Model confidence (mean pLDDT): 75 of 100. This is a predicted complex of two RNAs, RNase P RNA and transfer RNA, with 407 nucleotides together. It holds a member of the Rfam family "Bacterial RNase P class A". Rfam classes the family as a ribozyme.
[in-house]
RNA sequence: ACUGCAGGCUGCUCUACCGCUUCGAUCAUAUCGGGGAGGAAAGUCCGGGCAGCACAGAGCAGUUUGACGGGUAACGCCCGUUGGCAGUAAUGUCAGGAAAGUGCCACAGAAAAUAUCAUUGUAUUCUGAUUUGUUUCAGAAUCUCUAAGGUGAAAAACGCUUUGCAGCAAUGCAUAGCUCAGGUAAACCCCAAACGCUGAAACAUCACGUAAACCAACGCCUGACGGCUGCUCGCCGGAUGUUGGAGGGUAGAUGGAUAGAGGCAAUCAGUAAUGGUUGUCCCAGAUAAAUGGUAGAGGUUCACAGAACCCGGCUUACAGGCCUGCAUUUUUU
RNA sequence: GGCGGGGUAGCUCAGGCGGUUAGAGCGCAGGAUUCAUAACCCUGAGGUCAUGGGUUCAACUCCCAUCUCCGCUA
Numbered sequence: 001a002c003u004g005c006a007g008g009c010u011g012c013u014c015u016a017c018c019g020c021u022u023c024g025a026u027c028a029u030a031u032c033g034g035g036g037a038g039g040a041a042a043g044u045c046c047g048g049g050c051a052g053c054a055c056a057g058a059g060c061a062g063u064u065u066g067a068c069g070g071g072u073a074a075c076g077c078c079c080g081u082u083g084g085c086a087g088u089a090a091u092g093u094c095a096g097g098a099a100a101g102u103g104c105c106a107c108a109g110a111a112a113a114u115a116u117c118a119u120u121g122u123a124u125u126c127u128g129a130u131u132u133g134u135u136u137c138a139g140a141a142u143c144u145c146u147a148a149g150g151u152g153a154a155a156a157a158c159g160c161u162u163u164g165c166a167g168c169a170a171u172g173c174a175u176a177g178c179u180c181a182g183g184u185a186a187a188c189c190c191c192a193a194a195c196g197c198u199g200a201a202a203c204a205u206c207a208c209g210u211a212a213a214c215c216a217a218c219g220c221c222u223g224a225c226g227g228c229u230g231c232u233c234g235c236c237g238g239a240u241g242u243u244g245g246a247g248g249g250u251a252g253a254u255g256g257a258u259a260g261a262g263g264c265a266a267u268c269a270g271u272a273a274u275g276g277u278u279g280u281c282c283c284a285g286a287u288a289a290a291u292g293g294u295a296g297a298g299g300u301u302c303a304c305a306g307a308a309c310c311c312g313g314c315u316u317a318c319a320g321g322c323c324u325g326c327a328u329u330u331u332u333u
Numbered sequence: 334g335g336c337g338g339g340g341u342a343g344c345u346c347a348g349g350c351g352g353u354u355a356g357a358g359c360g361c362a363g364g365a366u367u368c369a370u371a372a373c374c375c376u377g378a379g380g381u382c383a384u385g386g387g388u389u390c391a392a393c394u395c396c397c398a399u400c401u402c403c404g405c406u407a
Stems, first nucleotide, its partner, number of pairs: 001329001003327008012298007020036007038304001042315002045313005050199004057233004062195005067081005082095005096190002101188002103184003118144001120148001123142007157179001159178003163174004203255004214245005225237003262281008299302001334406007343359004352390001361377004383399005
C1' cells in the first nucleotide's frame, strides 16, 4: 500500500426575531430567568423494579433455558475459557442425553438398525454328479464386526470405561480394559435448573350523585358467593349477603409520573465483563397531549425516525463523516 | 396498552406425523362441435408456497427475525 476481520464515536452547526410546553422568582392577569426527544423514543422478543391479589402456600399440568467458570437487581444478556466445524490467518459459528424408552430414515441399494429371505467375492464342511485320479460342476450350511466393490446423506467407532497427571471446571495428555454399536431430541421424551397470576386502562386518595327502594333465585355459620391462577387442594373474606332483571344516578380531579440498579471526571481491584471509593452535576414530564416557523451565514440540499410508568439487554431501520486494533500478501528499511 | 390467527396459480381454497413430480373449482389459451354463439367434450399454460437466515441427508411443513392483513380485549 492493497484486501479482509473485529470494534467504537457522531447523527447538520451558529445567530436574530416570533411562538408552544413545563418549572421557579417577583404580593399577580404581566415581566424576568432555567429546562425541553433518541441511538434506536421502534418491535414488544427477554429480564427486573413498582402495584394488586395469602407480605404467595402444596401437588399435577404447562413454559423456558441447556459445554464450563465468572459478572449482574435479574436475564434467553455480557466477559473469559474448553471442544467441534469453516477460514492461509485475524476471526466467525455451534454446544446436556441417541449407551433409559418410543417413532422416523424417501429414492437407490443385497441389506437402513433385530445388521438381513446373503450382492460380487474368498475359504471351510457336508451331500450328489463327474473323472482312473488330482480335479471340475450343482445344492445346502458356516464366515464376511478380519480383506474388496457398488448404492446412498448415512453401511459398525480414533467409541465407552478404569487409573495417573494438569486445570476451580468444561476438558486435555498418557495408560489399561471392553464389544456394548449409525443419524435425527428446532420428533415425542429423559435429566438438571428456573418460572405464582395479572399489568399503569395496575393501584391509591378526594369530590359529585343515587334507589339501603322494586321483582326473581340462592343463602344466613352444617355458610350462598367472592378473593383477575389450566386443574385439584389449602388459606382468607363473608350476612344492612350474593347473583340476575328492569330502572335511577354519576362519568370530575389529584397522586402513581420522573433523583435514578442516574450522568461525568479521577483513582483502585480484576485478563475482561464489572465492582469499590472520592469529587461534581440535575438533564422532558404532557393528558387532547409541547419541542415549531421566518430570515441570514457556513458546509454540495440534510439518513432512520417522535417520549406517555421506569430501568437493563436483544433484535430490526439508518444518508454521510471520523477513529482504533488485528491478520494475509507484496514492496522498502 | 395487552393477546390470538392468517399470507400457496389471475380469484376462492386444499395439502401439513418433513420424503422424490405442490393439487381442486372458477377463470385463461388452443382444438373439437355448430350456419354462428353459449353449454357439453379433449388438450395445455400459469406457482420466488409473503421475505431473509438456521436445524436436517432433505423444509410449503420445524425454529428465529422481518413485512403485511384480519380478529378479540376497557